[in-house]
RNA sequence: CACAGAGUAGAGAAGUGGUUAUCUCGCAAGGCUCAUACCCUUGAAAUCGUGGGUUCGAAUCCCACCUCUGUAA
Repeated sequence: CACAGAGUAGAGAAGUGGUUAUCUCGCAAGGCUCAUACCCUUGAAAUCGUGGGUUCGAAUCCCACCUCUGUAA
């Protein structure tokens, strides 16, 4: 260089063109408790790797680039 896969809250995942981007763990506050944990309620946190394009509409389709992983040499 070539081929394949991946990049979405702090972590791990889902989301195959249209509602407010969803779930688990974690975090914060409150409740419960003598207290901690468990449990219950509420909340914050990602404009989806970057930049363009297509479309009425893009996390999703197309192109280029960046990073990571694997295969072959």
Molecule: transfer RNA
Organism: compost metagenome